[in-house]
Molecule: transfer RNA
Organism: Candidatus Microgenomatia bacterium
RNA sequence: GCGGGAGUAGCUCAGUUGGUAGAGCCCCUGAUUCAUAAUCGGGUGGUCGAGGGUUCAAAUCCCUUCUCCCGCU
Numbered sequence: 001g002c003g004g005g006a007g008u009a010g011c012u013c014a015g016u017u018g019g020u021a022g023a024g025c026c027c028c029u030g031a032u033u034c035a036u037a038a039u040c041g042g043g044u045g046g047u048c049g050a051g052g053g054u055u056c057a058a059a060u061c062c063c064u065u066c067u068c069c070c071g072c073u
Base pairs, nucleotide, nucleotide: 001072002071003070004069005068006067007066010025011024012023013022019056027043028042029041030040031039049065050064051063052062053061
């Protein structure tokens, strides 16, 4: 230099015929218990790596760019 993959909640990840973002764990809270743990109910939390474009509408499509991983030269 070229090609491919990954980037979404504090963590691990889902979410592609474009339709307004979810799960588990963690955290907070309630129930239960003498108490803790476990279990069950509820809740907080994300401008989807960044910028731009297309569209009524973009995590998703297009362009540029940043970080990491793999391969080739």